Context: one part of a larger RNA
RNA sequence: UGACGGGGACCCGCACAAGCGGUGGAACAUGUGGUUUAAUUCGAUGCAACGCGAAGAACCUUACCUGGACUUGACAUGUCAGUGAAAUCCUGAGGAAACUCAGGACCUCUGCGAGCUUGCUCAAAGACACUGUCACAGGUGGUGCAUGGCUGUCGUCAGCUCGUGUCGUGAGAUGUUGGGUUAAGUCCCGCAACGAGCGCAACCCCUAUCAUUAGUUGCCAGCGGUUCGGCCGGGGACUCUAAUGAGACUGUCUGGGAUAACCAGGAGGAAGGUGGGGAUGACGUCAAGUCCGUAUGUCCCUUAUGUCCAGGGCUACACACGUGUUACAAUGGCCGGUACAAAGGGUCGCGAAACCGCAAGGUGAAGCCAAUCCCACAAAACCGGCCCCAGUUCGGAUUGGAGUCUGCAACUCGACUUCAUGAAGUCGGAAUCGCUAGUAAUCGCGUAUCAGCACGACGCGGUGAAUACGUUCCCGGGUCUUGUACA
Numbered sequence: 001u002g003a004c005g006g007g008g009a010c011c012c013g014c015a016c017a018a019g020c021g022g023u024g025g026a027a028c029a030u031g032u033g034g035u036u037u038a039a040u041u042c043g044a045u046g047c048a049a050c051g052c053g054a055a056g057a058a059c060c061u062u063a064c065c066u067g068g069a070c071u072u073g074a075c076a077u078g079u080c081a082g083u084g085a086a087a088u089c090c091u092g093a094g095g096a097a098a099c100u101c102a103g104g105a106c107c108u109c110u111g112c113g114a115g116c117u118u119g120c121u122c123a124a125a126g127a128c129a130c131u132g133u134c135a136c137a138g139g140u141g142g143u144g145c146a147u148g149g150c151u152g153u154c155g156u157c158a159g160c161u162c163g164u165g166u167c168g169u170g171a172g173a174u175g176u177u178g179g180g181u182u183a184a185g186u187c188c189c190g191c192a193a194c195g196a197g198c199g200c201a202a203c204c205c206c207u208a209u210c211a212u213u214a215g216u217u218g219c220c221a222g223c224g225g226u227u228c229g230g231c232c233g234g235g236g237a238c239u240c241u242a243a244u245g246a247g248a249c250u251g252u253c254u255g256g257g258a259u260a261a262c263c264a265g266g267a268g269g270a271a272g273g274u275g276g277g278g279a280u281g282a283c284g285u286c287a288a289g290u291c292c293g294u295a296u297g298u299c300c301c302u303u304a305u306g307u308c309c310a311g312g313g314c315u316a317c318a319c320a321c322g323u324g325u326u327a328c329a330a331u332g333g334c335c336g337g338u339a340c341a342a343a344g345g346g347u348c349g350c351g352a353a354a355c356c357g358c359a360a361g362g363u364g365a366a367g368c369c370a371a372u373c374c375c376a377c378a379a380a381a382c383c384g385g386c387c388c389c390a391g392u393u394c395g396g397a398u399u400g401g402a403g404u405c406u407g408c409a410a411c412u413c414g415a416c417u418u419c420a421u422g423a424a425g426u427c428g429g430a431a432u433c434g435c436u437a438g439u440a441a442u443c444g445c446g447u448a449u450c451a452g453c454a455c456g457a458c459g460c461g462g463u464g465a466a467u468a469c470g471u472u473c474c475c476g477g478g479u480c481u482u483g484u485a486c487a
Stems, first nucleotide, its partner, number of pairs: 001487002003484003007481007015471002019435005026326008034317002042053002064312007073136001077135002080132005088105007109126002113122004138301002141299003147295001149290003152286001154284001159198006165174003178189003204278004209246007219235002223233003249272001252266005328428001332387007344375003349368002354363003394425001399420007441463007
């Protein structure tokens, strides 16, 4: 100087407390461990692995296994020799395919030159392909403890440092400590310090209010028409769209405070003290993660640890754990009726109306490269009816039958529909998680990946709470101080 302490002081955080809803019990989905297996490819392992890499394993993917096949190779550049333009198509045999063998069609690239019948022939060389040869290719083989890059984490925590000066023999200290204050090393005051840098904050985006400009594909107050549909004439007011600006700064008032920084309350205001949300992650820590994204040193394989193909596996199943979905019901289930979104996506696409089917879906084809058309009926909600507390009109697992769709192909191993079947489950032990406001809870909608496959992920809106006395305690963190058998 640090680190540590079941030392001290101060402060903060859904850390506790106060509340609301979960997990832990059930079934299923999904990931992991384990076990099994020819293989169940590999990685990730306290927080910070476990719906993680994977924004989507039927084949492919695919790295694994079994079997079959290739050896300058599936891919790149070059060398030498030979043959032929390359390519394309057809037939036969073998084969599960990859591929191998045999035969045929097509005689068609550029042209240094040469010959002559002047539009034909020969033809060096070139491009391309094949066969052989050599350099080499190739490796999701090892090492993340050789690395780059990227990422997680402490932590959006308020810290981490430097120059000069001063003090100390020196390691170092000071500044950065102290008194206040803040979300903040934020600011004020004081001070052997004076300044500065990386962080904090601000600058950026979205959102909340208003104005100006603009008015189609959006809108419809007033006027007219109407088939009653902003549908038409028309209109720019309003909504909205999208560009530019305004607006919030403790600016103002009162009180407190050291007359400061600032704090408490009020006014005005759409918004008030960082308005709300996002992006943004200091010096560093964990030899944290990744050589299976890519890059890369080195080691290893080279008729195989490379390459191609078929089938299988990654989907196994006594079990254990994590994360979720659906429930156990009456604030409910079922049936009928009636409303109100936002944000997205669409030409290898979205696909309306109409018709068929109980339905998944099919036929059909209008419109749309989209503020125009489509996906697309939002659902909870509200109104009316049935159920009457039961393993039920709760719950839907499982299983049997019949189907639909995608795709070369749904057996291993897809999703959905329908008929039948109707399991466990009556609110969950010890323990444990999330959340402070348009939040939790609850309800549906969309997108990426994607032929198909979503209870996951990422977004969008609808309805919309309870509680916070407080900081004694648990956990994590910050500052100062103290002790030390630690470095």
Record summary
Predicted 3D model of a 487-nucleotide part of an RNA (small-subunit ribosomal RNA, 3' major domain) from an uncultured bacterium. The coordinates come from a structure-prediction model, not an experiment, and the mean pLDDT is 83.